[in-house]
RNA sequence: CACUUAUCAAGAAAGGCAGAGGGUAAUGGCCCGAUGACGCCUUGACAACCUGCUCCGGUUUAUUUCGGAGAAAGGUGCCAAUUCCAUCUCGUUUAACAACGGGACAGAUAAGUC
Repeated sequence: CACUUAUCAAGAAAGGCAGAGGGUAAUGGCCCGAUGACGCCUUGACAACCUGCUCCGGUUUAUUUCGGAGAAAGGUGCCAAUUCCAUCUCGUUUAACAACGGGACAGAUAAGUC
């Protein structure tokens, strides 16, 4: 890189460095940014995907194994806006334009396989 599964409308700050763009395919929008964005470092927070821990229920010769709840030590992740919105498709609805709902594609994160 590729494949599989799950989730994606919630949540979460300061300091230092540096200095112009940034919002993770493309396009069109719309936002953020010298009142310093994005990025890097330190500390902290948020969250609960994986490992471990505690408790409950079933199950087993057996912490064996299945499920649930909790805390948050470790591994990740994450800390503007719904994945910021839309594009493709189906439907509701309208005189029409819009609007609303579902799906797909794409993307992000985790675990596993290769």